[in-house]
Molecule: small-subunit ribosomal RNA
Organism: seawater metagenome
RNA sequence: AGAGUUUGAUCCUGGCUCAGGAUGAACGCUAGCGGCAGGCUUAACACAUGCAAGUCGAGGGGUAACAGAGAGUGCUUGCACUCUGCUGACGACCGGCGCACGGGUGAGUAACGCGUAUGCAACCUACCUUUUACAGGGAAAUAGCCCAGAGAAAUUUGGAUUAAUAUCCCAUAUUAUCUUUUUUUCGCAUGAAUUAAAGAUGAAAGUCCCGACGGUAAAAGAUGGGCAUGCGUCCUAUUAGUUUGUUGGUAAGGUAACGGCUUACCAAGACUUCGAUAGGUAGGGGCCCUGAGAGGGGGACCCCCCACACUGGUACUGAGACACGGACCAGACUCCUACGGGAGGCAGCAGUGAGGAAUAUUGGACAAUGGACGAAAGUCUGAUCCAGCUAUGCCGCGUGCAGGAUGACGGCCCUACGGGUUGUAAACUGCUUUUAUACAGGAAGAAAAACCCCGACGUGUCGGGGCUUGACGGUACUGUAAGAAUAAGGAUCGGCUAACUCCGUGCCAGCAGCCGCGGUAAUACGGAGGAUUCGAGCGUUAUCCGGAAUCAUUGGGUUUAAAGGGUCCGCAGGCGGUUUUUUAAGUCAGAGGUGAAAUCCUGCAGCUCAACUGUAGAAUUGCCUUUGAUACUGAAAGACUUGAGUUAUUGUGAAGUGGUUAGAAUGUGUGGUGUAGCGGUGAAAUGCAUAGAUAUCACACAGAAUACCGAUUGCGAAGGCAGAUCACUAACAAUAUACUGACGCUCAGGGACGAAAGCGUGGGUAGCGAACAGGAUUAGAUACCCUGGUAGUCCACGCCGUAAACGAUGGAUACUAGCUGUAUGUCUACCUCAGGUAGAUGUGUGGCCAAGCGAAAGUGAUAAGUAUCCCACCUGGGGAGUACGAUCGCAAGAUUGAAACUCAAAGGAAUUGACGGGGGCCCGCACAAGCGGUGGAGCAUGUGGUUUAAUUCGAUGAUACGCGAGGAACCUUACCAGGGCUUAAAUGUAAUGGGACAGAUUCAGAGAUGAAUUUUUCUUCGGACUCAUUACAAGGUGCUGCAUGGUUGUCGUCAGCUCGUGCCGUGAGGUGUCAGGUUAAGUCCUAUAACGAGCGCAACCCCCAUCGUUAGUUGCCAACGAGUAAUGUCGGGAACUCUAACGAAACUGCCGGUGCAAACCGUGAGGAAGGUGGGGAUGACGUCAAAUCAUCACGGCCCUUACGUCCUGGGCCACACACGUGCUACAAUGGUAGGUACAAAGGGCAGCCACUUGGCGACAAGGAGCUAAUCUCUAAAACCUAUCUCAGUUCGGAUUGGAGUCUGCAACUCGACUCUAUGAAGCUGGAAUCGCUAGUAAUCGCGCAUCAGCCAUGGCGCGGUGAAUACGUUCCCGGGCCUUGUACACACCGCCCGUCAAGCCAUGGAAGCUGGGGGUACCUGAAGUCGGUAACCAUACAGGAGCUGCCUAGGGUAAAACUAGUGACUGGGGCUAAGUCGUAACAAGGUAGCCGUACCGGAAGGUGUGGCUG
Repeated sequence: AGAGUUUGAUCCUGGCUCAGGAUGAACGCUAGCGGCAGGCUUAACACAUGCAAGUCGAGGGGUAACAGAGAGUGCUUGCACUCUGCUGACGACCGGCGCACGGGUGAGUAACGCGUAUGCAACCUACCUUUUACAGGGAAAUAGCCCAGAGAAAUUUGGAUUAAUAUCCCAUAUUAUCUUUUUUUCGCAUGAAUUAAAGAUGAAAGUCCCGACGGUAAAAGAUGGGCAUGCGUCCUAUUAGUUUGUUGGUAAGGUAACGGCUUACCAAGACUUCGAUAGGUAGGGGCCCUGAGAGGGGGACCCCCCACACUGGUACUGAGACACGGACCAGACUCCUACGGGAGGCAGCAGUGAGGAAUAUUGGACAAUGGACGAAAGUCUGAUCCAGCUAUGCCGCGUGCAGGAUGACGGCCCUACGGGUUGUAAACUGCUUUUAUACAGGAAGAAAAACCCCGACGUGUCGGGGCUUGACGGUACUGUAAGAAUAAGGAUCGGCUAACUCCGUGCCAGCAGCCGCGGUAAUACGGAGGAUUCGAGCGUUAUCCGGAAUCAUUGGGUUUAAAGGGUCCGCAGGCGGUUUUUUAAGUCAGAGGUGAAAUCCUGCAGCUCAACUGUAGAAUUGCCUUUGAUACUGAAAGACUUGAGUUAUUGUGAAGUGGUUAGAAUGUGUGGUGUAGCGGUGAAAUGCAUAGAUAUCACACAGAAUACCGAUUGCGAAGGCAGAUCACUAACAAUAUACUGACGCUCAGGGACGAAAGCGUGGGUAGCGAACAGGAUUAGAUACCCUGGUAGUCCACGCCGUAAACGAUGGAUACUAGCUGUAUGUCUACCUCAGGUAGAUGUGUGGCCAAGCGAAAGUGAUAAGUAUCCCACCUGGGGAGUACGAUCGCAAGAUUGAAACUCAAAGGAAUUGACGGGGGCCCGCACAAGCGGUGGAGCAUGUGGUUUAAUUCGAUGAUACGCGAGGAACCUUACCAGGGCUUAAAUGUAAUGGGACAGAUUCAGAGAUGAAUUUUUCUUCGGACUCAUUACAAGGUGCUGCAUGGUUGUCGUCAGCUCGUGCCGUGAGGUGUCAGGUUAAGUCCUAUAACGAGCGCAACCCCCAUCGUUAGUUGCCAACGAGUAAUGUCGGGAACUCUAACGAAACUGCCGGUGCAAACCGUGAGGAAGGUGGGGAUGACGUCAAAUCAUCACGGCCCUUACGUCCUGGGCCACACACGUGCUACAAUGGUAGGUACAAAGGGCAGCCACUUGGCGACAAGGAGCUAAUCUCUAAAACCUAUCUCAGUUCGGAUUGGAGUCUGCAACUCGACUCUAUGAAGCUGGAAUCGCUAGUAAUCGCGCAUCAGCCAUGGCGCGGUGAAUACGUUCCCGGGCCUUGUACACACCGCCCGUCAAGCCAUGGAAGCUGGGGGUACCUGAAGUCGGUAACCAUACAGGAGCUGCCUAGGGUAAAACUAGUGACUGGGGCUAAGUCGUAACAAGGUAGCCGUACCGGAAGGUGUGGCUG
């Protein structure tokens, strides 16, 4: 010091969370020792038992107990009893002192309670110290003891008698008190001190006897207290008014003392927005925790103060109390009881119960320190000192050290015959002994007092010496002994955050502080191994501070993220121009006092160190007093003019209020003309109209609004303001500088104004128009559209007080570069002077931009810049601008304004994409223009569905469906039924053995297979071949294409996709790749913060089209020759065709035009070919978790006498149906019959088959040639002739009967072909839809692969014949580029709103019900103080019992208010993988959205009216 988390990514805002420290802690796991400290935070709940305050015999009477002595008795001669207060002592009692300290607790208390600083001229103070003076005489009682009673007890009554340092009386009286005079001094005042005189009043106690201790009065000190005052001291304004002894005065009383402290009378005050009163909470401080500090939080332990002592009240005693272990009364509770009555108060120390997550022993000692009493010894002391329990905290120590690699065994992991890790770790060797154990020694803490001795001097004190005293404790500590011996765990390991693998599990179980992990390969769950980090502890939970600048004084913000009040006026408050003097309140400096100790910090020191402790210093930032300084602020006085204002002049404007008035339009009425429609819409309908509309003309009437001018125009504080004109009122600007002289700025509370809608009363109502009605649209349409239409809109008066009341930007002042408009003034110069041009200077209002600022967008003198002053407001989203309360309002509602609960985000700006029923440009058989099809029929084929034992599996929009399959009768085959086999099929290696393997035959069987019989090797002797056995490696068309490789489809042969460097931006990113042209093209050119480059495009490759060269067989035959019925048949030729190799050719190269260029145009030339010549191969970055685990390969999982493998048969060919792709047709551009031509490319030996013969034919039987430019398979449309004549036909051929051919082991399921017979549907095909732009479509045949054969009408190739059309880009589809909007990013198949239904949660209202605290009124009223009275007592003028009055705790009653809990029912809200209805918002979201208001509607919402642009 930061980090994680909103996004596809970015920057910002903003919340949530984490890392640190701390604790009187608790819980979980674990645990060796010691030191020091801490230890009921909850029930101020209730308490059994013991102890916690006594002491003094040197105050007293005395003698119950004990001891001694004496006497006596009994006698067992050393025991018992009795007596004597004689002695030591001492129970109870009188008396003195103490009990008001010490100890506990924090309930109450928001207060002079506490803290701090003062004051008392308004006070008290026992014991202690100092000083002065004094202590004379007398008296009456009373407890105890004794006697007699009452009572269960507690307790108590009566009688008699007695003492005192108990009580009383008299005397004495200083500086005491009071009264009356009086002197001097002082003080802010009341007054204080002081001198003198007179008068009055008040004291005392003895004990012991050497000393001494006490007593009384007075003064002073010290100590302790009391009172008063300044300042400080929590939250709530949803608490704004409170108060009647209240505020003051006079008098009296009371008190130690002032005082309404109390009473009577008089006055009407006192407190309060600088927060009274009320409510809630709370002991305060020194200090403690945290923090850099400022702050924030806390108030355990220790110290100071306060308050309390079962709850409430009251006084007594006393120096001191309204008294923790005192009293009285009332109340609650507990206990005892003989039922009559009594007793009690642990918030003292232990301890018990209860409560609680939770907190100790019914211990020892007065040895030390301190306290009470005492002359002292001493006694008492749960204060205190110690010990016990407790890891509760802090600190310290240890659990060993060194060597030791076959890097052991075992565990774990891996790429596994081997490595890695655990790990020098272990074993083993040597060393040490802290601690623990045993034994032995053994402290300091002790100084004293008393007693003894000595010394000094002042003869009763001081000093020295001696003696005595230890709970802790035989403890700390020390020594010796033996032996590694007695001693390690916790948490974590996805990121934050140090530390990783395997197995199990499979959105389950579970984890989690936040983000999140888990749905079959989990470093996140559980276990294991390993690692990391702390360590006698480690984690979790709770709380506080920090991080959080996330309440911001230090140290934040408000255009759009939360946040500027709708606007102005303005009291209080805050702030305030220039200058002079005075003052010294603020401010600054010096000094003094105080700021307790402890704590913190620093130095030093003591426990072996440390914690801990001691000592010294510093600090204590504060308060008070005092002395000085005077710049600034304040205060007082004076002056000034620039701020502000007044005046004068000149102007300006839709500024306001009231009146008058004008024209156009609209509607209505009357009359005229006129006739069938008008109106309205996307299209219609409702509506109006033959009773005459609409249209048109004239006249009349009504209300509302003011075209043009008109504009980033003007005016106003804002809302807002628009025909003209009059009256009244206000404002602003400029100029002049005459006047005042800081009069100013801002403004909580307050006041005024305040669009639209709405409300009240009364008018008015033309148009428009919520609601409503009707018509459409629609799935619906409570809407958008149409026709009507009421409130309203208008006026007057009165309310309301809100808007996206916006510049989403409060007001004022000053300063800080420029450019350019416009409105309205003033001034200057010039000119061509009713005016124009240029310039200067004000005030408004716009645009662009520098610096700066800003998260960015942007803003930028009209600041969101730089500064100052004042006000308002904000602090995560939702809940919610809601609830409750209060104020205002006629109401609607407005203002003020929460919480529970819930989420980890919500949000701003910008970026890249994607998308849009946004825009622009462009392309494509995309549309259009054409040709031919599909969809209708029959059949073929594939798919779905259905069926089935099985109909194996895969492919499913485009991008599946004549697809994998380029060929299912068996095989294939993966499916089904049945029957078999279990290392079984193939291959390899090694070893051993056999010699054959195998064939043939027979039997059983569906076959596989089984059984039986038979035949039987070669050899160069090395072996080959084969079988059997053994061992090692099996097999799976089972699952996962969402674990993968490879391959493929599609966008798309679309023109795109990127990089380096540079530049721009905080950044994501941008630029380049955009712009202007051009192209088929990111093709090229120009421009340019870009310059280059890569993958794509193009070219390079192949085929075809032209020519040349070379070559000339199996191909060719022009010229020459031979030959045939005929044929390159032959000799020969090398010209041509052709074959197949190499070249040439085309490049916008030439010409013209346009253009800067690229390029385009031209029926141009030339050329075989012309602008990519035609075709093919070639498929960028990527998208679709696209397809394929069944081509193959492969991770993981699964099966192993089976999910493997073999065999037979069946199935993949089923068939109410639906779809795709095709073939054949429906006919005359045709069918049939006959005749006659012309290809290319391929294939061929288990083959192609000429030719001949037979058969109607498929084909068969012969048979030549050919391993192929040699032989062979080979054209059909076309053409010619004839016929058919529009018909279900001489079209069409399905279906079916019969008979055959061929292949094959085998054509039943289930082959193809032939002949004959049969002759179905079908007469050109609905909605819709497909292909094609030239050698193309259409049409015609031929070949090939697979293959025994073939379901091929399929696929792949080949040639023959050979068209039509394209105006063009509005529209449909797809694509590319640019731009725009976005709430989308799984990217529109997106996102998302509200009602309803279900579950859960918290909360508001509510008839009521139940508590709580406080106040008021009335009644009653204990104890007690005070007052009165007092016939009784009495010391008889004192006093008291008694009686009585006032006050009062408590109790009762009553009516209200406040507050909490609960409540049938009810309201909304939040949350919850897959519910219902719609689709409101985000794109022009399909009617732009939103704000205020009103009405309406299942719901989102719709409509009206005004406003905003987000």